[in-house]
Context: one part of a larger RNA
RNA sequence: AGCGUAAGGUGAAUGCCUUGGCACUGAGAGCCGAAGAAGGACGUGAUUACCUGCGAUAAGCCGCGGUUAGAUGGAAAUAAUCUUUGACCCGCGGAUUUCCGAAUGGGGCAACCCCUACGGUGAAGAACCGUAGAUCCGUAACUGAAUACAUAGGUUACGGAAGGGAACCUCCCGAACUGAAACAUCUAAGUAGGGAGAGGAAAAGAAAUCAAACGAGAUUCCGAGAGUAGUGGCGAGCGAAAUCGGAGGAGGCUAAACCAUAUUCAGAAAUGAAUAUGGGGUAUGGACAGACAAAACGCACGGCGAAGCGUAGCCGAACGACAUGGGAAGGUCGAUCAGAGAGAGUGAGAAUCUCGUAGGCGAAACGCUGAACCGGCAGUCUGUAUCCGGAGUAUCUACAGACACGAGGAAUCUGUAGAGAAGGAAGGGGGCCCACCCUCUAAGCCUAAAUACUAAUCAGUGACCGAUAGUGAAGCAGUACUGUGAAGGAAAGGUGAAAAGAACCCCUGGCGGGGAGUGAAAUAGAACCUGAAACCUUAUGUUU
Numbered sequence: 001a002g003c004g005u006a007a008g009g010u011g012a013a014u015g016c017c018u019u020g021g022c023a024c025u026g027a028g029a030g031c032c033g034a035a036g037a038a039g040g041a042c043g044u045g046a047u048u049a050c051c052u053g054c055g056a057u058a059a060g061c062c063g064c065g066g067u068u069a070g071a072u073g074g075a076a077a078u079a080a081u082c083u084u085u086g087a088c089c090c091g092c093g094g095a096u097u098u099c100c101g102a103a104u105g106g107g108g109c110a111a112c113c114c115c116u117a118c119g120g121u122g123a124a125g126a127a128c129c130g131u132a133g134a135u136c137c138g139u140a141a142c143u144g145a146a147u148a149c150a151u152a153g154g155u156u157a158c159g160g161a162a163g164g165g166a167a168c169c170u171c172c173c174g175a176a177c178u179g180a181a182a183c184a185u186c187u188a189a190g191u192a193g194g195g196a197g198a199g200g201a202a203a204a205g206a207a208a209u210c211a212a213a214c215g216a217g218a219u220u221c222c223g224a225g226a227g228u229a230g231u232g233g234c235g236a237g238c239g240a241a242a243u244c245g246g247a248g249g250a251g252g253c254u255a256a257a258c259c260a261u262a263u264u265c266a267g268a269a270a271u272g273a274a275u276a277u278g279g280g281g282u283a284u285g286g287a288c289a290g291a292c293a294a295a296a297c298g299c300a301c302g303g304c305g306a307a308g309c310g311u312a313g314c315c316g317a318a319c320g321a322c323a324u325g326g327g328a329a330g331g332u333c334g335a336u337c338a339g340a341g342a343g344a345g346u347g348a349g350a351a352u353c354u355c356g357u358a359g360g361c362g363a364a365a366c367g368c369u370g371a372a373c374c375g376g377c378a379g380u381c382u383g384u385a386u387c388c389g390g391a392g393u394a395u396c397u398a399c400a401g402a403c404a405c406g407a408g409g410a411a412u413c414u415g416u417a418g419a420g421a422a423g424g425a426a427g428g429g430g431g432c433c434c435a436c437c438c439u440c441u442a443a444g445c446c447u448a449a450a451u452a453c454u455a456a457u458c459a460g461u462g463a464c465c466g467a468u469a470g471u472g473a474a475g476c477a478g479u480a481c482u483g484u485g486a487a488g489g490a491a492a493g494g495u496g497a498a499a500a501g502a503a504c505c506c507c508u509g510g511c512g513g514g515g516a517g518u519g520a521a522a523u524a525g526a527a528c529c530u531g532a533a534a535c536c537u538u539a540u541g542u543u544u
Base pairs, nucleotide, nucleotide: 001543002542003541004540005539006538007537008536009535015529016494017493020465021464022462023461024460025459026458027457029454030453031164032163039100040099041098042055043054044053046078047077050074051073061094062093063092064091065090066089070082071081072080105114106113107112115133116132117131118130119129120128121127135161136160137159138158139157140156141155142154143153168199169197170196171195172194173193179186183233209216210215220247221246222245223244224243230238231237251446252445253444254390258279259278260277261276262275263274264273265272266271285388286387287386288383289382290381291380292379298377299376301375302374303373307369308368309367310366311365313361314360315359319334320333321332322331335352336351337341343355344354345353395419396418397417398416399415400414401413402412405431426441427440428439429438430437481488482487501528504515505514506513507512
């Protein structure tokens, strides 16, 4: 030195565990903000660095409920207190709520500086305290230039807006990689991304719709139709609709004609026109004329608010002994309950020990839903002479875009530019176009439900993970740290049933160790469960 054996060191794998995650289901909830949000800064405790809570009334103040013996957060300790005259804790409501932040009196390098008016304290013109003071939009009043009336502008009052939010929604702008086995039309894709806006949903929506010679009857969503018809360098690909079956179901308001009132204008007047307000009226059209009715069915409007639910809680059956053991819930013996043998905990496998579970009960206060009731709204038929029925609109042309549809035979819808109707004997559509026929009535508005999503809440589930996994984060993590910045972004869990966390003695400057003691165990001693391998050491056997 090699190879063995034994005992250790180091090291952290493995096993077991779970405070944390992940995914989903059901329910409810779905906005917050100038009455100052979201998010922060700084404070706040007897002692207080951090976290949590709170805000100069500062781990808190008040009221009302619940609960019951302890309490003064995580978090020990000491001190000092509170509490059956009910503390602490839980729920509901209220008060307070510094400074920054839309931040809004002005400024500013966020959490700071400075000002004006009025009021208060004050001897005070000091100082301090309180209130108000941004901008834009709308309404109203008062003022008021150049410039006579006026208008612009100004001032004041009242109302509104602003900013934030995980995804979902609507609108506007809008890629490329990629695929086409290259690539340009095409695709990816109206996706990613950017912007604006809204709501608990949004959008859409009561036929100028479809259909096809029969008819249907707003929209939305799902299943089929169907990967069909089509479209397509007819490549890659893209990809309907009618119709049927379901979910849900709801239809309304105006403009106009006509009437009334008021004002203004034109006119000598009769009268006419315009505007405003009210009535009337809205596609089984209406006005208009006539007849009947005065109530029934109903309503998405307002009020009241029965009952229920939520936000604290409460009741809740039934087991003992013996032996083993540190410890019994395991074993043995003998019992019990079950509308409860789900689950968790307890010194090892507990229906009957604890919390619970099945099943029941409960609200002073606040919130949600909202039955009945009250109020409000709301007519039908006949006639068809006259009147009305949404114009720079429809439509056409050009160029684009959207439609499953790439310009095609290309209808339909939308935009920009140019031209530009009819007006009910009218007009649009039925996939070029024409005719017949059918069907609907554009150029105004609103509309619940079925649908989408889940930041946050409650309840629950898992052939989901188990600390290199599962969130980046099981520990004070978006932290430490890196970067000028945008941004990037960790590592790190386990003593024991219980700290019983090792009094006392010895060595030592300390660290550390040896005794003693605790404990079932200390090779469980805090660098703490188990403790593999690499690597190292000691002892020993053997070989050279």